[in-house]
Molecule: small-subunit ribosomal RNA
Organism: metagenome
RNA sequence: CGAACGCUGAUGGCGUGCCUUAUACAUGCAAGUCGAGCGAGGACUAGAAGCUUGCUUCUAGAGCCGAGCGGCGAACGGGUGAGUAACACGUGAGCAACCUACCUUUCAGUUGGGGACAACCGUUCUAACGAGCGGCUAAUACCGAAUAUUGUUAUAGAGUCACCUGGCUUUAUAACGAAAGAUUUAUCGCUGAAAGAUGGGCUCGCGUCCCAUUAGCUAGUUGGUGAGGUAAUGGCUCACCAAGGCAAUGAUGGGUAGCCGGCCUGAGAGGGUGAUCGGCCACAUCGGGACUGAGAUACGGCCCGGACUCCUACGGGAGGCAGCAGUAGGGAAUUUUGCGCAAUGGGGGCAACCCUGACGCAGCAACGCCAUGUGUGGGAUGACGCAUUUCGGUGUGUAAACCCUGUUGAUAGGGAAUAAACUAUGCCUUUGGCAUACUGAAUGUACCUGUUAUAGAAAGCACUGGCUAACUUCGUGCCAGCAGCCGCGGUAAUACGAGGGGUGCAAGUGUUGUUCGGAAUUACUGGGCGUAAAGGGAGCGUAGGCGGGAAAGUAAGUCAGAUGUUUAAUCUCAAGGCCCAACCUUGAACUUGCAUUUGAAACUGCUUUUCUUGAAUUAGUUAGAGGUAGACGGAAUUCCUGGUGUAGCGGUGGAAUGCGUAGAUAUCAGGAAGAACUCCGGAGGCGAAGGCAAUCUUCUGGAACAUUACUGACGCUGAGGCUCGAAAGUGUGGGGAGCGAACAGGAUUAAAUACCCUGGUAGUCCACACUGUAAACGAUGAUCACUAGAUGUUUGGAAUUUUUUCUGGGUGUCGCAGCUAACGCGUUAAGUGAUCCGCCUGGGGAGUACGCUCGCAAGAGUGAAACUCAAAGGAAUUGACGGGGGCCCGCACAAGCGGUGGAGCAUGUGGUUUAAUUCGAAGCAACGCGAAGAACCUUACCAGGACUUGACAUGGAGUCGCCGCUACGAGAGAUCGUAGUUUUACCUUCGGGUAACGGCUCACACAGGUGCUGCAUGGCUGUCGUCAGCUCGUGUCGUGAGAUGUUGGGUUAAGUCCCGCAACGAGCGCAACCCUCGUCCUUAGUUGUUAGCAGGUUAAGCUGGACCCUCUAAGGAGACUGCCGAGGACAACUCGGAGGAAGGUGGGGAUGACGUCAAGUCAUCAUGGCCCUUACGUCCUGGGCUACACACGUGCUACAAUGGCCAGUACAGAGGGUAGCAAAACCGCGAGGUUGAGCCAAUCCCCAAAGCUGGUCUCAGUUCGGAUUGGAGUCUGCAACUCGACUCCAUGAAGUUGGAAUCGCUAGUAAUCGCAGAUCAGCAUGCUGCGGUGAAUACGUUCCCGGGCCUUGUACACACCGCCCGUCAAGCCACGGAAGAAGGGAGCGCUCUAAGUCGCGAUACUAACCCCGUUAAGGGGAGUUAGCGCCUAAAGCGAGACUUUUGACUGGGGCUAAGUCGUAACAAGGUA
Repeated sequence: CGAACGCUGAUGGCGUGCCUUAUACAUGCAAGUCGAGCGAGGACUAGAAGCUUGCUUCUAGAGCCGAGCGGCGAACGGGUGAGUAACACGUGAGCAACCUACCUUUCAGUUGGGGACAACCGUUCUAACGAGCGGCUAAUACCGAAUAUUGUUAUAGAGUCACCUGGCUUUAUAACGAAAGAUUUAUCGCUGAAAGAUGGGCUCGCGUCCCAUUAGCUAGUUGGUGAGGUAAUGGCUCACCAAGGCAAUGAUGGGUAGCCGGCCUGAGAGGGUGAUCGGCCACAUCGGGACUGAGAUACGGCCCGGACUCCUACGGGAGGCAGCAGUAGGGAAUUUUGCGCAAUGGGGGCAACCCUGACGCAGCAACGCCAUGUGUGGGAUGACGCAUUUCGGUGUGUAAACCCUGUUGAUAGGGAAUAAACUAUGCCUUUGGCAUACUGAAUGUACCUGUUAUAGAAAGCACUGGCUAACUUCGUGCCAGCAGCCGCGGUAAUACGAGGGGUGCAAGUGUUGUUCGGAAUUACUGGGCGUAAAGGGAGCGUAGGCGGGAAAGUAAGUCAGAUGUUUAAUCUCAAGGCCCAACCUUGAACUUGCAUUUGAAACUGCUUUUCUUGAAUUAGUUAGAGGUAGACGGAAUUCCUGGUGUAGCGGUGGAAUGCGUAGAUAUCAGGAAGAACUCCGGAGGCGAAGGCAAUCUUCUGGAACAUUACUGACGCUGAGGCUCGAAAGUGUGGGGAGCGAACAGGAUUAAAUACCCUGGUAGUCCACACUGUAAACGAUGAUCACUAGAUGUUUGGAAUUUUUUCUGGGUGUCGCAGCUAACGCGUUAAGUGAUCCGCCUGGGGAGUACGCUCGCAAGAGUGAAACUCAAAGGAAUUGACGGGGGCCCGCACAAGCGGUGGAGCAUGUGGUUUAAUUCGAAGCAACGCGAAGAACCUUACCAGGACUUGACAUGGAGUCGCCGCUACGAGAGAUCGUAGUUUUACCUUCGGGUAACGGCUCACACAGGUGCUGCAUGGCUGUCGUCAGCUCGUGUCGUGAGAUGUUGGGUUAAGUCCCGCAACGAGCGCAACCCUCGUCCUUAGUUGUUAGCAGGUUAAGCUGGACCCUCUAAGGAGACUGCCGAGGACAACUCGGAGGAAGGUGGGGAUGACGUCAAGUCAUCAUGGCCCUUACGUCCUGGGCUACACACGUGCUACAAUGGCCAGUACAGAGGGUAGCAAAACCGCGAGGUUGAGCCAAUCCCCAAAGCUGGUCUCAGUUCGGAUUGGAGUCUGCAACUCGACUCCAUGAAGUUGGAAUCGCUAGUAAUCGCAGAUCAGCAUGCUGCGGUGAAUACGUUCCCGGGCCUUGUACACACCGCCCGUCAAGCCACGGAAGAAGGGAGCGCUCUAAGUCGCGAUACUAACCCCGUUAAGGGGAGUUAGCGCCUAAAGCGAGACUUUUGACUGGGGCUAAGUCGUAACAAGGUA
């Protein structure tokens, strides 16, 4: 908002209600009235006559009805918006070029005659509608005559007018032109003339939508003369004459549309709109036409044509709701076939009165606006219910319950206003006044009063993630769904659905649609164009726009005043009336515009005069790759000829193709050709731009400077237009050395239609002609003025103190103010102003399609839409990344040593298998990992057997005295049964009671879960990384993100320190503080030690003593760049040295910043949610985790002589030990056994190997190697089968140093050797520690990997494991082309002409009048008419143009989680 739809719905008032099919309409009504214009007729009353006595006829009457003639009206009122882009509308003027019934005023009249036609009667035709013929008749119908002014026409004058094509007034003469009566005597009519009022007609200025992909239109067209026509001007029409008229200020054409007052919105300017109300226009089924009339080209009249509907006897007829209701259809959608003329208004009438779907009312609809109600006050056990909960509570909530009141509704009674006139009657002071009477659709309505009484009959809708006011629970699990935008939903959803709570509005509330606003997002007010979209490639110049100083005039623009107009309503203000409001009434203001007029004269314009500073010209000088034509030069390249000369040349990352023994490349000499011009040379010069480079000459354009002279605004810009315009390309003819698209070959590669190489055609060059585009760029249009400077350079001039200074023109860099989103620009502006031009308005589609213009073509110019997305883009910031750069570090590389990868075995993993092979860990940072030790147990897995308040915790009741132990029986065991034994404390009346503890039984709360989710979590851990980083406060800078500090110069292991600095400080990290090892000192001296003293043994610290030393374990010292020298910046620090046990962090350890990886762990533990509850819980036996084609990781042992074996012999540290370590002795080949001293440990025990000495083996599958297998044993343990370790005898596999690849280590380190410990009954090649022996190498930072800092680029930010392009394949969508096909509206030409006006009308007819005549007949004749002519609707034919739809097929485009192929772009994107 004229709305629609969903859900809901109490009342009243005032408004509003087919926006769509101007589609078709059944039925009823919507325009009649007058008897005081006229003649018949009918019924009625009264009377009379006739007689067939209940009928006919006649007369009279006043009221009634009333077809017809006649008058007025029907042209208003009511509807609709199809057409119309137009004088249609709006506004303001004009008509001296016009008309106007009814109404008002004034003047003058209303005399006297005539002939008809309806109705009616008769008759004919017809289905109907209706029509024809004959006869009668009246009038306010019709026709002559008379008279007539201020009428009309003609002629001749006069006066007057703001209007001078002429108007008005007036004089004279001539001609022409009127009338109607009715009546109750009051009046109402009629005729002529003049005026008024009202209504209309015509003309003009201005305003009035979109498209230029519509640029030319026009033949009655433009004008004139004359005529016709009209109420009137006019090409309105016609004849003739002339050739004009309109248009870039948008003609013509196409599309759309009734216009306005107003309405909605907006601060305004504007934008949108044109329902209701009011003004104008147009239309009335579609098209054409006239008649009547004052007025129509007539919605409810006529004629014709077309379509449609209906009737029909088939011949012919009837009809028009876009009047009010109503119906069908269409549609998302729009009402009653109501009442009344009571009011207002209209028509007719003297009037009464009649008519009036105008109008007044009612009905329907929450469609809109306004108003009212759905209760008020009290009331805490904060009830029940519901929801939620941390289980305590909290919310709903004073809400309810309970007490009270009575608006509205319902019902009953009373009851207005809208009404006053006309008129009638009466009276009076009679163009009239007064009094009385009459009239209500709505309506028994509004309003008032009463009654009813268990607040009883009256609340919904939407929302609740942010925008945006309002939060929780459950369900669902990227499903179902939501969504205006962002977005929500993948198991804890405030976003879906439901419940509760809440918020907003409220008889409504949401949604959808539309319009304006916000949007300065078309910018007049009020935007922009270097990089975001946007400056034309450049110049010349037409129209246009804009334009220097002074003076005068004018008054177009401008400004001020006045007048007219700007309808009413609306809006605003002030009052008033309905209880208020909505609504209505009155008044004021407003109506920003237009017109007329009076003034002003600054500014702009115009006219005139003048000036020199803008501009141009003149004389002088200067620089220059400016242009054009011609001539000419050297070097180089290639080719040709000849000489010398020999095997290669050439080319690349490396090669090959290619050239060369037919002599290349190389080199020398000579010759030819074409193209380009080394050095000078420069961010230098010139040109409008493109562009211009050897030298000389010809012709020629422009610029700058200094000083004169001259013209006197002559200027600036510039739509169209014209000219120029790189490269590539095109045409014709030349030319062709080098280079070189296409093409060929060789490489590269997965491929390589490329990058690289060898060749090579067009082309590149010249002449003439076309093309007309470029990142044609300073991505910056032209011109003028103003606004700090500094410093180069080029070209003039002046001065000079000659190192310089000043002043012009150009060209660079930096920079103030200012501007800018920032970057940046900054007198060469992107600053501040002025003028003119061009251009932009989200990305894609697309610079595409169609159309047109240009072009030989290629193509260029102009230039959309559908559809699709929510972004695309700019500048800057922080990160991350780069096959970017710089600096630096690390066993990162390099230099070395030793390994792994090959063998066998061990162990872990994958895979496979299985009833089960439990689970987890997955690049580094999973894989000898959780597991510091699976035969049972562990154990979580499988099979089978059992239990169900449970193996474990707490609580209730009952019962027992247990529990446990022993023995026996069943069973695989769990388990079950039997027998025996068997509590404690207190009180006590000695009977017992109570309590504790424990067992059993019962019921319920619950237990239990190694079940799921590590992506719900805590805690713990790994990793980058022991890398040097990560931050904060204040200040400063920046619009901001952010920056600074933390960057820079040095230095360090280190953001370690120093210096500098718009920063100054601080925190977490680094370092240090802690532990340990290394030296010394002090203290202490057993279980340690034993030098000196003493004793003593075969020997031995064995003993007494001792505490010097070692050691033990407490505390100290010491090392700090402290000292010296050199370097460095007089610094930090580095290098060297001294001293020192140790020197620049002395070695090692502990210690892990902010954070990253949704890293790991729900199976250590804890924990939210979910799941199981006679099982996913619990117990037991057996099995499995130990499988085995295979693959990988980590290790052990080896392959041997630096070794194996045998014999002898020496030296540790750190740990552990009573369910233990175990000496010594004896037995066994041995593992081990027997026995067992000592030791709860500096006391005793476990306790070394490599090494050293000697011997042997002599390079082989061995005296290497030990797997595998057979046999026999030992030990642990309920138990070694699946499945332990060890010993002995025998067996004696692979393996002879390991491919690609890869790991560790920088000093007591690697390598090598053994020892101990935890776990553990037993089991170690693993793990954690310990000591013994004990190297090599590091030039160095190019490269690989990882990391740190600075810088750079970026289209990345899930951050390069990023982003992203194109073809192909699939689906969907819209569009273009297309042989054609089907329509549409418009124009043109021709044919045919309906109705009709006009013209002609010789045919035909002829009441009034005239003539003649006798009243007849006759003649004339106004007039009418058949017919003909012009025009012409519809129709037909024809050729084109425009436009719409459709079309096999075809073309590209867009969109669509996971398709294919490559990797073009973003980093130097790997060829910028």